[in-house]
RNA sequence: UCCGGGCUAGUCUAACGGCAGGACAAGCGGCUCUGAACCGCUGAAUCCAGGUUCGAAUCCUGGGCCCGGAA
Numbered sequence: 001u002c003c004g005g006g007c008u009a010g011u012c013u014a015a016c017g018g019c020a021g022g023a024c025a026a027g028c029g030g031c032u033c034u035g036a037a038c039c040g041c042u043g044a045a046u047c048c049a050g051g052u053u054c055g056a057a058u059c060c061u062g063g064g065c066c067c068g069g070a071a
Stems, first nucleotide, its partner, number of pairs: 001070007010024004018054001026042005047063005
């Protein structure tokens, strides 16, 4: 440099083009003699910039980073 794959909360992982959800973790509360167990509640994310579309995490283009391959 070229080819292929990947990128969504702190971590892991969903989402026929139509409200971004779940688990773990975290915070708060309950329960309890105590709480790291159990129960409830809360906050938190689409790698970046354009394009298409009534509507984009999703489709298209370019860029960035990671993994693999070729030279």
Transfer RNA from a Pseudomonadota bacterium, 71 nucleotides, folded computationally. Its mean pLDDT, the model's own confidence on a scale to 100, is 81. The organism belongs to Pseudomonadota, within Bacteria. It was read from a public genome assembly. It matches the Rfam family "tRNA". The family's RNA type in Rfam is transfer RNA.